Large-subunit ribosomal RNA, domain I from a Clostridiales bacterium, 543 nucleotides, folded computationally.
Its Rfam family is "Bacterial large subunit ribosomal RNA". Rfam links the family to the GO terms structural constituent of ribosome and ribosome.
RNAcentral holds the full RNA, with entries from ENA.
Its mean pLDDT, the model's own confidence on a scale to 100, is 86.
[in-house]
Context: one part of a larger RNA
RNA sequence: GGCUUACGGAGGAUGCCUUGGUACAUGGCGCCGAAGAAGGACGUGACAAGCUGCGAAAAGCUGCGGGGAGGAGCAAAUAUCUAGAGAUCCGCAGAUAUCCGAAUGAGGGAACUCAGCGCGAUUAACAUUGCGUUAUCAUAUACUGAAUAGAUAGGUAUAUGAGGGGAACCCGGGGAACUGAAACAUCUAAGUACCCGGAGGAAAAGAAAACAAAAGUGAUUCCGAGAGUAGUGGCGAGCGAAAUCGGAGGAGCCCAAACCAGAGACAUAAUGUUUCUGGGGUAAGGACUGCGAGAUAGUAUCCGGAUGGAUAGUCGAAAUACCUGGAAAGGUAUGGCAAAGCGGGUGAAACCCCCUUAGACGAAAUCUUGAAAGAGCGAGCAGUAUCCGGAGUACGUCGGGACACGAGAAAUCUUGACGGAAGAAAUGGGGACCAUCCCAAAAGGCUAAAUACGACCAUGUGACCGAUAGCGAAUAGUACCGUGAGGGAAAGGUGAAAAGAACCCCGGGAGGGGAGUGAAAAAGAACCUGAAACCGUGAGCUU
Numbered sequence: 001g002g003c004u005u006a007c008g009g010a011g012g013a014u015g016c017c018u019u020g021g022u023a024c025a026u027g028g029c030g031c032c033g034a035a036g037a038a039g040g041a042c043g044u045g046a047c048a049a050g051c052u053g054c055g056a057a058a059a060g061c062u063g064c065g066g067g068g069a070g071g072a073g074c075a076a077a078u079a080u081c082u083a084g085a086g087a088u089c090c091g092c093a094g095a096u097a098u099c100c101g102a103a104u105g106a107g108g109g110a111a112c113u114c115a116g117c118g119c120g121a122u123u124a125a126c127a128u129u130g131c132g133u134u135a136u137c138a139u140a141u142a143c144u145g146a147a148u149a150g151a152u153a154g155g156u157a158u159a160u161g162a163g164g165g166g167a168a169c170c171c172g173g174g175g176a177a178c179u180g181a182a183a184c185a186u187c188u189a190a191g192u193a194c195c196c197g198g199a200g201g202a203a204a205a206g207a208a209a210a211c212a213a214a215a216g217u218g219a220u221u222c223c224g225a226g227a228g229u230a231g232u233g234g235c236g237a238g239c240g241a242a243a244u245c246g247g248a249g250g251a252g253c254c255c256a257a258a259c260c261a262g263a264g265a266c267a268u269a270a271u272g273u274u275u276c277u278g279g280g281g282u283a284a285g286g287a288c289u290g291c292g293a294g295a296u297a298g299u300a301u302c303c304g305g306a307u308g309g310a311u312a313g314u315c316g317a318a319a320u321a322c323c324u325g326g327a328a329a330g331g332u333a334u335g336g337c338a339a340a341g342c343g344g345g346u347g348a349a350a351c352c353c354c355c356u357u358a359g360a361c362g363a364a365a366u367c368u369u370g371a372a373a374g375a376g377c378g379a380g381c382a383g384u385a386u387c388c389g390g391a392g393u394a395c396g397u398c399g400g401g402a403c404a405c406g407a408g409a410a411a412u413c414u415u416g417a418c419g420g421a422a423g424a425a426a427u428g429g430g431g432a433c434c435a436u437c438c439c440a441a442a443a444g445g446c447u448a449a450a451u452a453c454g455a456c457c458a459u460g461u462g463a464c465c466g467a468u469a470g471c472g473a474a475u476a477g478u479a480c481c482g483u484g485a486g487g488g489a490a491a492g493g494u495g496a497a498a499a500g501a502a503c504c505c506c507g508g509g510a511g512g513g514g515a516g517u518g519a520a521a522a523a524g525a526a527c528c529u530g531a532a533a534c535c536g537u538g539a540g541c542u543u
Stems, first nucleotide, its partner, number of pairs: 001542009015528001016493002020465002022462007029454002031165002039100003042055003046078001050074002061094006070082003105114003115134007136162009169200001170198005180187001184234001210217002221248005231239002252446003255390001259279008285388003288383004298377002301375002308368004313361003319334005335352002337341001343355003395419008405431001427440004480487002500527001503514004
């Protein structure tokens, strides 16, 4: 020096645990903001650095309700207070709510600086100071008012609204590339990612100028089939319907116009033209004429507020003894309850110890649901001469885009340019186009439900994780890094209970030895278990 072995040190694997995550299910809820949000800064405690709460009325104030013995947050200790005249705590409603922030009196390098006006406080006066108010844009109204006579632009005032934030879902405007095609250009990825605008609790769509096919259906949306079919496609890679059937849900309406009545404006020699308001009317077409009725069905409007629910809570069955042990819930024995043997806790493993659980009850206040009753709205038959039935529209050509459909035989929808109808015997469609036939009623609008999503609330579940896992985070977007956009950790476990080791000894201390606590200190705070690498001490063997 090596190997083996025993005992230690060091280290923190493993096992066990869970305060934290994760996915899903069901139900609720679905906005906040100039009455100043989201998010922050600074304050605020007897002592107060952080977190939490709160706001100069500052871990809080008031009222109402619940609750019933301690309480002054996390968080121990001291001090001082407080509470059956009901505190702390929980719920509802209110008060207060500095400064920044859309930030909005002006400015500004956020949390700062400096003003005007009105009403106060104070001062002999100057000064100081409190409260309120003063941004911009849009719309409306009124008053003013240029060049320029009338007018208009502009200006001023008042009122109302907007502005910003938010997890996804939704609609619209823009819109990639990697990639795939085994290269690549049409194509694909994909109208995806991303950017912008807008809205709602859902949004969008929606009551046929629809589909179909000799038979019929009857708004939209979503799901299952049809079907990876018909098609489309450098006919490559790929893309990919519809009719129809079965379900969820179910709801239909209002204008414009014709016509009637009224009121204006403009213009003319006169007829007139045109605007507004009310009625009428809406595809079972209507107006109009005649007859009849003065309703029924219904109702998404108004009123109403029953009932249920949410936000605190309340009641809630039944067990003892002995044994082992530090401790009984374990074992033994004998019982009990059960509309309750889900779960958690208690010194080991508890239906009957505690909290719960099944079940039953409960609201002064706020929110939600929104039944009945009532009001309003809301009809029919026949006739068919005349009138009305959405125009720079339909449609065409050129160029794009959307349709499963890549210009194709390419209909349909949309529209940048140019052209440009008809008038219900008309018009559009039925996949070029034409005829016949059939279907529909464009160029105005509204519309619940079935559907999507989850920031948030509640309950529950897991052949989900268990501290290098599970969210990045057992809490942290912290520490730290970066000028910045941004990047971004590590870190859990004494014990049932601190009973956290009085006192003595060595030592400057750290640390240790006794003593004591404890079931255990080989549980001593660098604390459960305590593997390996690595470091030592003793012994054996060997060189």